[in-house]
């Protein structure tokens, strides 16, 4: 220099008018109005896909169903999120990806192609030691074909083909046998583990596929701020009490009873409204430790809170011309979007000294 890898910041700036929101003071009956101060979306506020806190339901224990996770250690309030290691895959490499327990509990699949796809199998091929045939031989045997068999070394299919390579062996062949290799016990040895390695041992045993079912381990009640609470008209119902009342009116031959009618007040639930939850929180920052994730003490800081919904609008300079995109209870992740800036580390290759 060049081509890459990986973190971290940031998200037009600067002024002047003019407006909305929310706190404070002032004025003021007054929470209104008016004036002045302050403050006033994001990295994703966004998908609603994990986890929590908060509220209510039955305090929610246990079992079934269902889901959800899934090497190991750790962090956290918890999580499927991080962080750190392990293996395995890829890149030359910095690094980047992986739901990565269990196929010897079962069950089920493995299109097409191919002899076979899993009780293995013989299509071509190789051999036919052995039996059996043919011929030749006096017989011992010779030797020929390939019927019985034998064989998985080679060939073909196919994503996969029943350990891989080489020597021995053999009729031809095979873990049939022996050397490294891989697999599987057992033990040593470092490591908190995952897992590494090294030693013996056993001739190799059941190809894949659990993001098929299933099996083992863990976790999980359920609805959500339109949760929930709290104050409360007017108008109708309800419940009590007093009045009217020696009342009307129904029932009844009649009384007494009993129902139902008026008016006031009280009590109680609920609507509309009004409050509240609402923003000071597992909260940031310095920082002791920690490889990291995180993070204790102390010490500073304060960072919209609406309710039909605020966070605008205009002008002017001004540059590199401005993307994604707008809070609604909250707060950790996660995943998607996005016009660029600027910065830290590291790789690989090139050249110079």
């Nucleotide at each position: 220099g060049a081509a890459g890898c990986u973190g971290g910041c940031u998200a037009g700036a600067c002024a002047g008018u003019c407006g909305c929101u929310g706190c404070a003071c002032a004025c003021u009956u007054a929470u209104g109005c008016u004036g002045u101060g302050c403050a006033g979306a994001g990295g994703a506020a966004a998908g609603u896909c994990c986890g929590g806190g908060c509220u209510c339901c039955a305090u929610a224990g246990a079992g079934c169903a269902g889901g959800a996770u899934g090497c190991c250690g750790g962090u956290u309030a918890a999580c499927g999120a991080c962080c750190g290691g392990a293996c395995g895959c890829c890149g030359u490499g910095a690094g980047g990806c992986g739901a990565u327990g269990g196929a010897a509990a079962g069950u089920g699949c493995c299109a097409c192609a191919g002899a076979a796809a899993a009780u293995a199998c013989a299509c071509c091929g190789c051999c036919g030691a052995u039996g059996g045939c043919u011929g030749c031989g006096c017989a011992a045997g010779c030797a020929g074909a390939a019927c019985a068999g034998g064989u998985a070394a080679g060939g073909u299919u196919g994503a996969a083909a029943u350990g891989g390579c080489g020597a021995g062996g053999u009729a031809a062949g095979a873990g049939c046998u022996c050397a490294c290799c891989g697999c599987g016990c057992u033990g040593g040895u470092g490591g908190c583990a995952a897992c590494a390695u090294c030693a013996g041992c056993g001739g190799c045993a059941g190809g894949g596929u659990a993001a098929a079912c299933c099996c083992c381990a863990u976790c999980c009640g359920g609805a959500g701020c339109a949760a929930g609470a709290c104050c409360a008209a007017a108008u109708a119902g309800g419940c009590u009490g007093g009045c009217u009342a020696u009342g009307a009116c129904g029932u009844g031959g009649c009384u007494c009873g009993c129902g139902u009618c008026g008016c006031c007040a009280g009590c109680g639930g609920g609507u509309a409204g009004g409050u509240u939850g609402c923003u000071u929180g597992a909260g940031c920052g310095u920082c002791a430790g920690g490889u990291a994730a995180c993070g204790a003490a102390a010490c500073g800081c304060c960072u919209a809170g609406a309710g039909g919904a605020a966070u605008g609008a205009c002008u002017g300079u001004c540059c590199a011309c401005g993307a994604c995109a707008g809070a609604a209870c909250c707060c950790g992740g996660c995943u998607u979007a996005c016009c660029g800036g600027c910065u830290g580390g590291c790789u690989u290759c090139a050249c110079c000294u």